[in-house]
RNA sequence: UUUCCGAAACGGUAAACCUGGAAGAAAUUCCAGGGGCACAAAGCUGACGGACCCGUCACUAAUUGGUCAUACAUCUGGAUACAAACGGAUGAAAAACCAACUGACAGGUAGCCGAGCUACCGAA
Numbered sequence: 001u002u003u004c005c006g007a008a009a010c011g012g013u014a015a016a017c018c019u020g021g022a023a024g025a026a027a028u029u030c031c032a033g034g035g036g037c038a039c040a041a042a043g044c045u046g047a048c049g050g051a052c053c054c055g056u057c058a059c060u061a062a063u064u065g066g067u068c069a070u071a072c073a074u075c076u077g078g079a080u081a082c083a084a085a086c087g088g089a090u091g092a093a094a095a096a097c098c099a100a101c102u103g104a105c106a107g108g109u110a111g112c113c114g115a116g117c118u119a120c121c122g123a124a
Base pairs, nucleotide, nucleotide: 005122006121012039013038017034018033019032020031021030022029023028037111043117044116045115048114049113050112051109052108053107055105056104057103058102063100064099065098066097067096072091073090074089075088076087077086
C1' cells in the first nucleotide's frame, strides 16, 4: 500500500408515524419541519439478474367471481265483479356491465434478495 474483516473512534443515513407542500392514472416519489426503527455500504446503478407492487390501451370465445336481484311463475289478500293497482308467502332466470385470465405498452421498489461500481476509519 492492497484484499478480507468489523473492535473502537470521528462522523453519516433516516423506518413507522405526525404537520405543511408538490408530481403522478396509480404504485409511489420529491421538498421543509418533527421523529428515531434500524443500517459498515440503508452511497450509486430499476438499461445487471431475480422477486414484488401499480396501472394504461385492447380483449372477452370459453372459464371463475361480483354487480344480482329484478323480470317472471304459483298460492293468497284486494274480491261482492273469473277485474286492475297495490300487498304478503314460496320459487326464481337470461341478457348486460365490471374484475380476473390473455396480448401490447409503460411506471415503481436499491431500507426485498443477489450482482456490479465507488467509499470514511483501522483493533484482533
This is a predicted structure of a 124-nucleotide RNA (c-di-GMP-I riboswitch aptamer) from a Geobacteraceae bacterium. The prediction has a mean pLDDT of 83. Taxonomically the source falls in Geobacteraceae (Bacteria, Thermodesulfobacteriota, Desulfuromonadia, Geobacterales). Its Rfam family is "c-di-GMP-I riboswitch aptamer". Its family is annotated with cyclic-di-GMP binding in the Gene Ontology.